[in-house]
The RNA shown here (Bacterial RNase P class A) has 343 nucleotides and comes from Atopomonas sediminilitoris. It matches the Rfam family "Bacterial RNase P class A". Rfam links the family to the GO terms tRNA processing, dimeric ribonuclease P complex and ribonuclease P activity. It is annotated as a ribozyme. The literature on the family includes a 1998 paper in Annu Rev Biochem by Frank and Pace, "Ribonuclease P: unity and diversity in a tRNA processing ribozyme". Lineage of the source: Bacteria > Pseudomonadota > Gammaproteobacteria > Pseudomonadaceae > Atopomonas. A source record names the gene rnpB. Its mean pLDDT, the model's own confidence on a scale to 100, is 76.
RNA sequence: CGAGUUGGUUGGACAGUCGCUGCCGCAAGGUGGAGGAAAGUCCGGGCUCCAUAGGGCAAAGUGCCAGGUAACGCCUGGGAGGCGCGAGCCUACGGAAAGUGCAGCAGAGAGUAGACCGCCUAAGCGCGAAAGCGCCGGUAAGGGUGAAACGGUGCGGUAAGAGCGCACCGCGCGACUGGUAACAGUUCGUGGCGUGGUAAACCCCACUUGGAGCAAGACCAAAUAGGAACCCAUUGGCGUGGCCCGCGCUGGGUUCGGGUAGGUUGCUAGAGGUUGUCAGUGAUGGCGAUCCCAGAGGAAUGACUGUCCUCGACAGAACCCGGCUUAUAGACCAACUCGUUUU
Numbered sequence: 001c002g003a004g005u006u007g008g009u010u011g012g013a014c015a016g017u018c019g020c021u022g023c024c025g026c027a028a029g030g031u032g033g034a035g036g037a038a039a040g041u042c043c044g045g046g047c048u049c050c051a052u053a054g055g056g057c058a059a060a061g062u063g064c065c066a067g068g069u070a071a072c073g074c075c076u077g078g079g080a081g082g083c084g085c086g087a088g089c090c091u092a093c094g095g096a097a098a099g100u101g102c103a104g105c106a107g108a109g110a111g112u113a114g115a116c117c118g119c120c121u122a123a124g125c126g127c128g129a130a131a132g133c134g135c136c137g138g139u140a141a142g143g144g145u146g147a148a149a150c151g152g153u154g155c156g157g158u159a160a161g162a163g164c165g166c167a168c169c170g171c172g173c174g175a176c177u178g179g180u181a182a183c184a185g186u187u188c189g190u191g192g193c194g195u196g197g198u199a200a201a202c203c204c205c206a207c208u209u210g211g212a213g214c215a216a217g218a219c220c221a222a223a224u225a226g227g228a229a230c231c232c233a234u235u236g237g238c239g240u241g242g243c244c245c246g247c248g249c250u251g252g253g254u255u256c257g258g259g260u261a262g263g264u265u266g267c268u269a270g271a272g273g274u275u276g277u278c279a280g281u282g283a284u285g286g287c288g289a290u291c292c293c294a295g296a297g298g299a300a301u302g303a304c305u306g307u308c309c310u311c312g313a314c315a316g317a318a319c320c321c322g323g324c325u326u327a328u329a330g331a332c333c334a335a336c337u338c339g340u341u342u343u
Stems, first nucleotide, its partner, number of pairs: 001339010012308007020033005035314001039325002042323005047213004059209005064078005079093001080091004094204002099202002101198002116143002118139003124135004151169006170193001171191005176185003217265004227256006236250005272291008309312001
C1' cells in the first nucleotide's frame, strides 16, 4: 500500500426569529420535548384482572455442556462437526437396536437386499478315448448402476472367493487418565464388525408453559328510565258493575345501591442514565458518586434566516423493560489476519 475479519461509536454543527406541546408561575416568563432501531410484534418478564393452575390427558415450544439473568427460544465461555491459507465464521447438535411411514432416475439388487457382465469347476451327474463341453452349483475379488451396494489396505488362504484367518487403520463396547461437565487421549483390554438414510415425517425420551391484556384495571359520578327499603296517602283517578262493598291497576316523599354519558387515574423515578472502582477469561455482578431525561388523548417535537462542512441514510413514541430480527447514505475508532514492496 492492497485485500479482508471481528468489535464499537456517530447519524450534520452553531446562532437567531416565529410556532406546537407537558410542567412551574397571578402574570411576565422559565424549563423539558423521539430512535438506534421509536419498526416487525417474533420470544421473555414486570404490572393488572379472571382465577387457584396439585396430579393426569391434550396441545405448543425447547433439545451438546457449564455459567449469566427477573426471565428467555437471549447472552457468555467451552465441546463436537463443517467451511476458510488465515484472522475468523456456521450448526434445532437427544433417540433410527420400541413401533409406523417415506424415497424420483439408473441398476441384477435400495434392506436382515442382490447376481447383469465376470471369476471358478474342488465335490456330484451326463457325454467323450482324452482335452474338454453341458448340468447341478459356488462366489462377490474385478467391471457396471447409483447420492448411497453390509468397513479400508496388505499378506495368508482357496477351485475361485469371502473378517474365513492375521497385521495395521477405522468402528463399537468396557476400563483407566484428564476435565464440574459436554468431551478428549500416540493408554490398556475386548468384539471380526452385527441391524443403510430420513425424526424442521409421525413417534419415543427429557424439560418448560393457566388465560387474557393498559381498549388491562381502579376511583368519582349527572339527566332520563328502571330497582330496593322506609314513611305518607289510599277521603283521589281508571277498570269491572245497575249501585254499594270488594277486587285489580295507579300516587307522593326520603334514603340506598348498581350503572350510562362525562371526568380522574393507571402514566412514566425505572431490572433508569452517566461515571469511578472492585470481582470475573467473559456474559455479568457488588459498592460509591452524580443526574432527572417526552408523557399526549385527534394526539406536540415544525418552519424560516445566517455561517460552515464531507451537503446528511433508514425512519417517528402511546403502559414499561430485557432480547431477537429487519431497514440504514456517509464518517470514524480499536484489535487482528493474508499478500506485495522496502529497510